Description:
The RNA shown here (small-subunit ribosomal RNA) has 1504 nucleotides and comes from a Candidatus Uhrbacteria bacterium. The sequence was found in a public genome assembly. Its mean pLDDT, the model's own confidence on a scale to 100, is 82.
RNA sequence: UUAUUGAGAGUUUGAUCCUGGCUCAGGAUGAAUGCUGGCGGCGUGUCUAAGGCAUGCAAGUCGAGCGAUUCGAUACCUUUAGCAAUAUCGGUAUCGGAGAGCGGCAAACGGGUGCGUAACACAUUGGUAAUCUGCCUCAUAGUCGGGAACAACUCCGCGAAAGCGGGGCUAAUUCCACGAUGGUCAUGCGGGGACAUAUGUCAUUCGCAUGUAAAGUCGCAAGACGCUAUGAGAGGAACCUAUGGCCUAUCAGCUUGUUGGCGGGGUAACAGCCCACCAAGGCUACGACGGGUAGGGGAUGUGAGAGCAUGAUCCCCCUCACUGGGACUGAGACACUGCCCAGACACCUAUGGGUGGCUGCAGUCGAGAAUUUUCCUCAAUGGGCGAAAGCCUGAAGGAGCGACGCCGCGUGCAGGAUGAAGGGCUUCGGCUCGUAAACUGCUUUUCUCAGGGAAGAACACUGACGGUACCUGAGGAAUAAGAGGUUGCUAACUCUGUGCCAGCAGCAGCGGUGAUACAGAGACCUCAAGCAUUAUCCGGAUUUACUGGGCGUAAAGGGUCCGUAGGUGGCUGUGUGCGUCGGUGGUUAAAUUUUCGGGCUCAACCCGAAAACCGCUAUCGAUACGGCACGGCUAGAGGUCGGAAGAGGCGAGCGGAAUUACCGGUGUAGUAGUAAUAUGCGUUGAUAUCGGUAAGAACGCCAAAUGCGUAGGCAGCUCGCUGGAACGCACCUGACACUCAGGGACGAAAGCGUGGGGAGCGAAAGGGAUUAGAUACCCCUGUAGUCCACGCCCUAAACGAUGGAUGCUAGAUGUCGGGAGUAUCGACCCUCCCGGUGUCGGUGAAAAAAGCUAACGCGUUAAGCAUCCCGCCUGGGGAGUACGGCCGCAAGGCUAAAACUCAAAGGAAUAGACGGGGACCCGCACAAGCAGAGGAACAUGUGGUUUAAUUCGACGGUAAGCGAAGAACCUCACCCAGGCUUGACAUGAUGCUGCAAGCCGCUGGAAACAGUGGCCGCCUUCGAGGGUGCAUCACAGGUGCUGCAUGGUUGCCGUCAGCUCGUGUCGUGAGAUGUACCGUUAAGUCGGGUAACGAGCGCAACCCCUGUCCCGUGUUGAAUGUUCACGGGAGACUGCCUCGGAUAACGGGGAGGAAGGCGGGGACGACGUCAAAUCAGCAUGGCUCUUACGCCUGGGGCCACACACGUGUUACAAUGGCGUUGACAAUGGGUUGCCAAGUCGUAAGGCGGAGCUAAUCCCACCAAACAACGCCCCAGUUCGGAUUGAGGGCUGAAACUCGCCCUCAUGAAGCCGGAUUUGCUAGUAACGGCGGAUCAGCUACGCCGCCGUGAAUACGUUCUCGGGUCUUGUACUCACCGCCCGUCACGUCAAGAGAGUUGGAAACGCCCGAAGGUCCCGUUGAGGGAACGAAGGUGGAAUCAGCGAUAGGGACGAAGUCGUAACAAGGCAUGUGUAGCGGAAGCUGCGCAUGGAUCACCUCCUUU
Repeated sequence: UUAUUGAGAGUUUGAUCCUGGCUCAGGAUGAAUGCUGGCGGCGUGUCUAAGGCAUGCAAGUCGAGCGAUUCGAUACCUUUAGCAAUAUCGGUAUCGGAGAGCGGCAAACGGGUGCGUAACACAUUGGUAAUCUGCCUCAUAGUCGGGAACAACUCCGCGAAAGCGGGGCUAAUUCCACGAUGGUCAUGCGGGGACAUAUGUCAUUCGCAUGUAAAGUCGCAAGACGCUAUGAGAGGAACCUAUGGCCUAUCAGCUUGUUGGCGGGGUAACAGCCCACCAAGGCUACGACGGGUAGGGGAUGUGAGAGCAUGAUCCCCCUCACUGGGACUGAGACACUGCCCAGACACCUAUGGGUGGCUGCAGUCGAGAAUUUUCCUCAAUGGGCGAAAGCCUGAAGGAGCGACGCCGCGUGCAGGAUGAAGGGCUUCGGCUCGUAAACUGCUUUUCUCAGGGAAGAACACUGACGGUACCUGAGGAAUAAGAGGUUGCUAACUCUGUGCCAGCAGCAGCGGUGAUACAGAGACCUCAAGCAUUAUCCGGAUUUACUGGGCGUAAAGGGUCCGUAGGUGGCUGUGUGCGUCGGUGGUUAAAUUUUCGGGCUCAACCCGAAAACCGCUAUCGAUACGGCACGGCUAGAGGUCGGAAGAGGCGAGCGGAAUUACCGGUGUAGUAGUAAUAUGCGUUGAUAUCGGUAAGAACGCCAAAUGCGUAGGCAGCUCGCUGGAACGCACCUGACACUCAGGGACGAAAGCGUGGGGAGCGAAAGGGAUUAGAUACCCCUGUAGUCCACGCCCUAAACGAUGGAUGCUAGAUGUCGGGAGUAUCGACCCUCCCGGUGUCGGUGAAAAAAGCUAACGCGUUAAGCAUCCCGCCUGGGGAGUACGGCCGCAAGGCUAAAACUCAAAGGAAUAGACGGGGACCCGCACAAGCAGAGGAACAUGUGGUUUAAUUCGACGGUAAGCGAAGAACCUCACCCAGGCUUGACAUGAUGCUGCAAGCCGCUGGAAACAGUGGCCGCCUUCGAGGGUGCAUCACAGGUGCUGCAUGGUUGCCGUCAGCUCGUGUCGUGAGAUGUACCGUUAAGUCGGGUAACGAGCGCAACCCCUGUCCCGUGUUGAAUGUUCACGGGAGACUGCCUCGGAUAACGGGGAGGAAGGCGGGGACGACGUCAAAUCAGCAUGGCUCUUACGCCUGGGGCCACACACGUGUUACAAUGGCGUUGACAAUGGGUUGCCAAGUCGUAAGGCGGAGCUAAUCCCACCAAACAACGCCCCAGUUCGGAUUGAGGGCUGAAACUCGCCCUCAUGAAGCCGGAUUUGCUAGUAACGGCGGAUCAGCUACGCCGCCGUGAAUACGUUCUCGGGUCUUGUACUCACCGCCCGUCACGUCAAGAGAGUUGGAAACGCCCGAAGGUCCCGUUGAGGGAACGAAGGUGGAAUCAGCGAUAGGGACGAAGUCGUAACAAGGCAUGUGUAGCGGAAGCUGCGCAUGGAUCACCUCCUUU
C1' cells in the first nucleotide's frame, strides 16, 4: 500500500474411529402451481409448434428532374343566352390540390428469430505491399456539342380474373461501342534512386504511345442544390493468419479438386475459387475422419477463491425469412413485407388459370405447467426522402393487463385490569389467548371529495403521456393480513379423535389404545402482501482434489520384463534471451461490477467520476533458474580384466529306491477297506513271501529362515551350449540416464489340436455305504487328463493383496556370496567393507528411536521424509454383464456401459453373546450307588371335549397336589330366574321430618322384596343443633379391560462369585487398566506381583437353631436334681507339632478336644436377565358400564368325561400279610375350644361331666416301623384293595347333583413296568408314624413341621447338563431358537436378444432435369445446342430410432415351496483360475492363496 475472505448438521454400529454415498439448512430464476391479496415506483412477460394464420397497420418520399391527365380558385381572351349584372363553352396565365407514369434516392437500415452452424461462425491479437466503398467532409479540375428510345397517352386484340400482346406519339437529372477537351486516371513500353526481396512497393519522378467524362434544376441576381474526373479522410464492408472456448476412441485411420506445380479463366481482391495438364501428395493419437449436442461474445447466477452452471431482457457479431435452388438490380443483397423456378400447404376460379407467405406490432387457432392490448402519439429521441414546408416511421415515446421480479409505504398511535365475556388447558387451586378487546383521547400515510397544477421544447408553432406527478383544503380509524411450520436436523407444545387403519414424510423415520410426527382445536414460532410447493443452477461437496484427495486390509498397483513416442534429468564454462522477471506504449466497445459523488421525499432505478476488466500485442531492460547451441569434467550409467557362488535356462546320456503288471517257486483261506460296513479281489490258489522280467512317472536323506531367476517358476547324477547378478584391482567411454501411453516378448494350473506314451493318481461315469433324501463328504473300480514332441490358449488370492528409479533418516543380531586387515603352520577364531536374504515376538528381568497410519500395523527390504515417470479409483447392486469392436479352432479372453433399484455397502478396532474352538475350575452335572417316575387302580391338577355355566389366572426349564392353609349354601367372580336404583358401603349440600335405634308379628312370595300391625320410645348448651328417615343433587359401586401404562411382591439364572465406582494412567475413540498373571480358596478367599492406588454392592463375619462345658434362676419340672427349661458365659483360632510350599497365603498328617480346619442347619439373594408372573391379595394411571358390566336373593355350576399329560397315594408281596403280646419319641394345638374318669355301641360314635386360658388339664395312647410268639407257603393268594350293594355315625338351615367316617358283604387292574427320566453324599437317602395351619364338616393320599429306625457309593472329570475365569474365530447384537444362499411358484418394473416390420437423417451409383448463369453456333438478333444444376425416380450398402410372437437373465415385492451352501474348525476350512457334472444352493478333479481354527513338531530370534 492493497485485500476484509472460508461455520455445518442428520443418516451404516450394541457402542467407536475411519472410508463412503444419500439428505438438509443458503443464494438464484423470463418460472409454474396452491392458499391469500391494500397502494405506488422501476423493470419484465410463448423457454413449448422455425406449427398454421382472419383483419388492420409496420417504407416511402421528391412537381426545386420529366411529360401528360384531372379538380378548385383568380385574372384575361373567346362561344352561346341575356338590355345588363351574370351564367355558360373553349383557351391562356398564375396559385393550390389529387391519382397514375417516366426518372432519382431510400428500400441491404430500423424491427424479429435462433432453424441451421463445432465453422475463421464468434472472441482476442495482428495483417491486406491482395481489396471495395453510395450518401458525408476536404482538395484540384471541369460541366462543350450532337443524337436516340421507352412508359404514360391513344388505337386494336386476348382473358372470368390476375394480367398480357400488337401498332402509333412524346419529355427528362433516362439512354448513346456519337464527337470534343482533360488529368496526379487506366493500359503498354523504357531509364535512374530508396526500401525490400517471392511476386514488389515508395517518392521528386522522368519520357513516349493509346484510351476514357459530364445534367441539369431553382433563383431577378448573387448564389444554392446537383453532375463529371481524380486524390485524401471519416465511417462501412470484404479477405487472411495466430490463439481460445462442448461431449464421444464402443468413431482410428481420412482425403482425388484431394496436396502441390505450370498455364488459363474468374473476382473488388488473394486463393483449386473454377478448368486443362503434370507430380503424388495432404491431414491424424497435441485426436484427423465420423457421431451427438449447440448460435458466439460482452456478460448472468453461484462461490472465500479457483471454479462450476447459464447465454431471457440490454449491447456487439453471426444466422435465417413457408421449404429447396438461382441469379438480377445496385456503392452495398444472392435481398423478411423484390424477381425467377421447383415443392408442400392455404385461398379464388367461368376449371382454361391465378393469388399468398406475421421468426415486424397487435390479435387468433393450436401446442403447453405457462407468458399481455386487434390501445395512444409522432410531443421527444432517431431514421428515410425532400432546398424547404413537410410526408412516412407498430423504430421509438407512452398508457393498459399479470404480486412475474426488485424496491418503498400502509393496514393506526397512546392510555386502559374486574385481568370482562368467550375459547383452550388444568394438579380444579388456577394458568393462558391478554392491554389483547370493550372504553377514553389523538393522528390521517393511504382512501374519498374539492381547488390549483407542472418540468419534460435545447426551438417560433407544436405535449400522446395528462388534468398525470406534485401542492392545498375538507371528511373519517376510517378502505386494507395472510401463508407456512411446531419429533430431530430447525425457531416453535398441549388437548381431543384415530388405532400399522386413515394418513404423514426432504433424510432419519412416525401410526399396532396415553401419537408434541396422522386429523381437528387451542397456544406458540417464522416470514409478511405475500407465504409455501414443484422444477432447474451454483454452494455446502476437499464427493474429480490446479488451489485441494487417494490406491497393504475401505473403491483403487497393470501378472512380469524389454522398449518407442512423450515426460523428467549430474558437475562446470561461454553464448543466446525462447520460457521467466521488471519498465513503458497500444488495445482489452459501451453497458455490467466495485468505490466515491449526485438526481427522483428514501430505496429500487438513473446520472457523473475513478478503479477494475486478471488477456493479447509492440518495445526497452535483467539473465539467477529452466530451454536451446557450442565446449570441458567424472560422482550417475556402461565397458575391459580377475577369481568365486548358485534347484537360472536348453539339450543329451546315466542311476537307485518304490509302485504296478507279467513269469516261476513256497504256501492256504482269507484279503482289502471303514467310525462301522458293504461293493471289490480270492480254492481257476488271492493276500503274504522269494527270485526274475518289463513299463512309466517322480527324485528320499542332503534340506535350511538356504540358493537362483524379471515374473510365472526352478531340486537324482554327469556332460555340452547359454543368460544374469554379486565382489575385487586398475583402466576406458564421457550423461550415453530414469520412467514409459501405444507396441513386443514371456506368462502356474486347467483347457484345445495333431502324433506318441500311459506305472501311479484320477474330473466324468459305474457300484457300495451314510442319509428323510445324498446327483456329496467315506469306500471299491475307473475314462479324459496328468508325461513327451510340435502348435494354440493368456487367465489365477499371477499376493508382500504394497509399480519402477534416485537420495536422505540411530542401530542390534543371524545367515548366504565376495573381499580386506591383524594374527597364524593354516581364513580356525577375531575386526571391518560391499551385495543378497531374515528377525527384533512371547517373558518377572535388557532391547529399536523419530516419523507415518482410521486402526491393525509399517518402521534403511518403509506403509517415514522428498523428487521424477507410469498404471488405477470415485457409494452398493445391476456387472466385469449387455451391445459394438479386436483376438481365439473352441472354451473363452481384452476393451466396456445404461435403464432400474437401495440408503446404505464397506475397513479397523471395542464390549458382549455364541462355536459340533482351546485351556483351567466348579456343581448329585456325569460316573459309583440307593430309592423311585414312565406300565396298574385310585386321588389331585392341567389340556381337550362337553355344557345354560362348566368363572378367572398360571404354559419349557422358571405352569400343571400352582393362586386355593379347605368350592354342598356362603365363598363366587360363571349360568338361569326373581327383585332394587343416591343404591349393600363413604363423604358433602339443600329441603322436609309426628320421628332414635331397636324388638315381636301378619299377608303374598322360593327368598330377596312388596304391603301392613303392635311394643318400646333417644341425647342436648333448647339453636335453623346432633342423630335417624324421606326427596333431590354431587356421587357411590364394578373380581369389567390393559401386568405391554405402573407401585409393591415373587420366580429363574443362583448362595453362582461375581458387579461396579472415584482418582490416576493408556487409547483419536468405543473402551482398557484396576478385576490380567502365579500360588491358593467354598469364595474377586488370601498371599505374591503389577500403572495403578483406594473404595462400594456381593463372599465371609455379625443374627437364630443345634452339638460340649460352666454359672445363675427355677414354677407346673416333683424323691434328690449332674436330666429338663430359661438367661448369661466359655470353647475352635491352623492356636500347637511335623512335612510340603517362594521363607507367604495355604495344603497334607498328628496331638489335644464334645467338636478341626466355613462343626451341622437356617435367615440373609450383588449389578442385572427373562416387556418372566400377578390390575383376581392390595394399591394405582388410563379406558369402559351407570334402572347396569352395580347391589340383593333362590337354584344350578366351578365336582361334567371318549381321551392326553403332570404330581402323588396304594400295591403287585415272604426283608411280606394277618392275629396276639411287649417297648421306645419329638414338634405342636386347645375356652364358640381340648375334653379325662366312668358308661353304651362290633365300630364310627353317643351319654357324661372332672380338669385346663395350660412345662400344671386335655388332644395323647401302648406313636408306628420295631421285638416275641403263632398262622399263611408262592397262589392273582390270608397279596392287592378299586368298584358295587346293604346298614349305620357325625357336622351343618340343608350332604340329590356334591361331604367325611364306621360295620358287613363284594374283591377289579396289578406278578416290578418300553423309549426315556427324577431325587439323594450322613443322621442324608429310604422306611415308619406323630403334630399343625385352613376348617361347622370335609374330597388331606396335598402342604408345612416333628421325631423313630437308619444305609450304600464317589475310581475319577473322557462324556451329558448348568455355571465361572482366560484365550481364539465370527458376516451374530431381537445376540445360534442368530445370520444367511440358490432354484421353483406368484405379482410388478426396466434393459438386452429376437423371425420380422415401420419410420428418420445423411452419403453413394444410375435415370430425368426447372429456373439460372457460363460456354458454343448464330448478323452478336430471334433462336438453337452443350456441360453444370434443385426437386423427383430407382438401386444396393451403412446408420439411428419405434413396434414385435417368443425365450433368457436382472431388480423389487411382512409372513409360499425345496433344501442348508456361507459366517464358529459352520459340522467336508474357506476362497480362487479352469474343467466336468448336478432340482437348487453346489460337488469333484488339477494348480494356487491364507483373507484358515486347533494340536504337535522343526527352525529362527532374545535372555541365561